[in-house]
Context: one part of a larger RNA
Molecule: large-subunit ribosomal RNA, domain II
Organism: bacterium
């Protein structure tokens, strides 16, 4: 784990609601008797209930009454009557109350053949070692008595069998064993060990005390009753089909995973009747985004004025300056808990139109009160989190179906059934893969597409500005890059080229008191600038801006889904086709309401036609099956009941019915009623088998 049988809303009572049935201003018997003749049927019984009248605490009065001084106002009643018994379903209260489950708590008995202590009475304790007390001898002493040597044989002594015990480790682990075995330890004449007998126990015993042990049970034994203990917890809870359809929210709760009460659902041949919903029109309050500084607070610069104790400069000091503070004006800024302002939505109160969706009251019955995520306005966090908490939409919850590779919450879209029929949505069209190797015009070379940043970027497309250039740009190539002067001052030295300080002046096509490299310092070789030379529809430098590029680190090829892809099968702007759902739409077929006709005893049927037909808890309706009872079929059956197995067969939207076939071998259905021990996959369900 499989299989078959068993397995969970029942009954009494008493409310209370709904449908039917009798009798209706009445209705209805309880006991207990009386007859038939016997799980009962009829009678008799009106005690008693509810009902017809109320109002008042009540005396009491009464369509009317209580309040009151009131003939006043109020409250609560009159009227338009319905009730009552009865059965049935709904549902509440009490009761095992839909079913299994507790640890538990009391009450009576049974246990000390295991263990604890204890009492009687009886066993047991190789072998070795130590050598206490005493004591004898002997020598000493005056004596107590000391010292040797022997003799002696003490101990909760040592060592170490049995015997008790149970230190550490292995090992065993559905085992040899529900505590073992093996090696090792601890005691072993002592509070020892041990064998039969006895006593003491359940809030009670015993205990060298661990809550330890009281028969493999112990922080309160087992057994039996109380007992169906209670369980705001956890599992189950069995046939079919139709229509409707939530909720994770607010209040209160010793409440927070529970309940009440509201809200949301459903049902009513109950009551109202557009009040509801959408637009549009008028008319309304508002302080919210934004925006702004006119106030309250923040906060930067600038100036002015005041004030400057401690600090700082100055000063002999008096005192001045300042930094700091406080206000005033410019300017430029901030704000949930500022506002001179100020919306767009929303939200109220009327008109109209449009649909005919709904909406309100009353009453039966519920479930919900762990919500996710995801867009938007926020508050907590860190303008973290698949966080968290409101608000306000949508999905999922409780929703299939396409789309996103795969994926409750994302994007499309709401599945009544059938159809090898049409068009579409997201999202696709080079294979996988249904459909474009479609078209137009750019870009990208990075396998960017096909993940991320600040920062970098003579990648490349466009736009644009400004300046140079056949009076010759720009880059290359050649020449030159000088004198005064080694500028002064420093310094060991400082000659352009350590610092400092100053940066002139000549020759000139041009050359800085030098823009680097470089020397100890010089020198050397560059650079700025100049000729010449080459020869441009060309250079130079900036802004803006598409698409790229670097920043880019992981370990077997794992990953735009993959394969592949470069005038793309990648981006950017555009065109027309076509693919593509359970959507639309078409043809058919069932259903539920509503209309409008017809027809029926009816809440019937029948035809057209509008609308709809996902769906968990839920509420409503209408069936099917299984015993068993009653009555009719004056039903079927040895010419074959029921069960059982089989069937490509008919009928029904389905539970499920027939009908044939085989096997059984005697008892069985159908209809219309009634009555339930009435439906199993689950519940570590229970029993019996595998």
């Nucleotide at each position: 784990c499989c299989c078959a049988a068993c397995g969970a809303g029942u009954c009494u009572a008493u409310g209370u609601g709904u449908g039917c049935u009798g009798c209706a201003a009445g209705c209805u018997u309880a006991a207990a008797c009386u007859g038939c003749a016997u799980u009962g049927c009829a009678g008799u019984g009106g005690a008693g209930g509810c009902g017809u009248a109320g109002c008042g605490a009540a005396a009491g009065c009464g369509a009317g009454u209580g309040u009151u001084a009131a003939u006043a106002g109020c409250g609560c009643g009159u009227c338009c009557u319905a009730g009552u018994a009865g059965c049935a379903c709904g549902u509440a209260u009490a009761g095992g109350a839909c079913c299994c489950g507790a640890a538990g708590c009391c009450a009576g008995g049974c246990g000390a053949u295991c263990u604890u202590a204890c009492c009687u009475u009886g066993g047991c304790c190789a072998g070795g070692g130590u050598g206490a007390a005493a004591g004898u001898u002997g020598u000493c002493g005056a004596a107590g008595g000391a010292c040797a040597a022997c003799u002696g044989g003490a101990g909760g002594c040592c060592c170490g069998c049995a015997c008790c015990a149970g230190u550490a480790u292995g090992u065993g682990a559905c085992g040899c064993a529900a505590a073992g075995c093996g090696u090792u330890u601890g005691g072993a004449u002592g509070a020892g060990c041990u064998g039969a007998g006895g006593u003491a126990a359940g809030c009670a015993g015993u205990g060298a005390a661990a809550a330890g042990c009281u028969a493999a049970u112990c922080g309160a034994g087992c057994u039996u009753g109380g007992u169906a203990a209670u369980a705001g917890c956890u599992g189950g809870u069995u046939c079919u089909c139709u229509c409707c359809g939530a909720a994770a929210c607010a209040g209160u709760u010793u409440u927070a995973g529970g309940a009440c009460u509201g809200g949301c659902g459903u049902c009513g041949u109950g009551a109202u009747g557009u009040u509801u919903c959408u637009u549009u029109c008028c008319g309304g309050g508002g302080g919210u985004a934004g925006a702004g500084c006119a106030c309250u607070g923040g906060a930067u610069g600038g100036u002015u004025c005041g004030u400057g104790c401690c600090g700082g400069g100055c000063g002999c000091a008096a005192g001045c300056c300042u930094a700091g503070c406080g206000a005033g004006c410019c300017a430029a800024u901030c704000a949930a808990a500022c506002u001179c302002c100020g919306a767009a939505u929303a939200c109220c109160g009327g008109g109209a139109a449009g649909c005919g969706u709904a909406g309100u009251c009353c009453g039966g019955c519920a479930g919900u009160u762990a919500g996710a995520c995801u867009g938007c306005g926020g508050g907590g966090g860190a303008u973290a989190a698949g966080c968290u908490c409101c608000g306000u939409g949508g999905u999922c919850g409780a929703a299939a179906g396409g789309g996103a590779a795969a994926c409750a919450g994302c994007c499309c879209a709401g599945a009544u059934c059938g159809u090898c029929g049409u068009c579409u949505a997201a999202g696709g069209u080079c294979c996988c893969u249904a459909a474009g190797u479609a078209u137009u015009u750019g870009u990208u070379a990075a396998g960017u597409g096909u993940u991320a940043a600040a920062g970098g970027u003579u990648g490349u497309g466009a736009a644009u500005u400004g300046c140079c250039a056949g009076u010759g740009a720009c880059a290359g190539g050649u020449a030159g890059g000088a004198g005064g002067u080694u500028g002064g001052c420093u310094u060991a030295g400082a000659g352009g080229u350590a610092g400092c300080c100053a940066u002139c002046c000549u020759u000139u096509a041009a050359a800085g008191a030098a823009a680097g490299u470089g020397u100890a310092a010089c020198a050397a070789c560059u650079c700025a600038c100049u000729g010449c030379u080459c020869g441009a529809u060309g250079g130079c430098a900036g802004u803006u801006u598409g698409c790229g590029c670097c920043g880019a680190a992981g370990a077997u090829u794992c990953a735009u889904g993959g394969g592949g892809c470069u005038c793309a099968a990648a981006c950017a702007a555009g065109u027309c086709a076509c693919c593509g759902a359970a959507g639309a739409c078409a043809c058919g077929a069932a259903u539920u309401u509503c209309c409008u006709g017809a027809u029926u005893c009816a809440a019937u049927u029948c035809a057209g036609g509008g609308a709809g037909u996902g769906g968990u808890a839920g509420g409503a309706g209408a069936g099917c099956a299984u015993u068993c009872u009653a009555a009719g079929c004056u039903g079927c059956g040895c010419c074959g009941a029921a069960g059982u197995a089989g069937g490509a067969g008919c009928c029904g939207u389905g539970a499920g019915g027939c009908c044939c076939u085989a096997u059984g071998g005697a008892g069985c259905g159908c209809u219309u009623a009634g009555a339930a021990g009435a439906g199993a996959g689950a519940a570590u369900g229970u029993u019996g088998g595998g």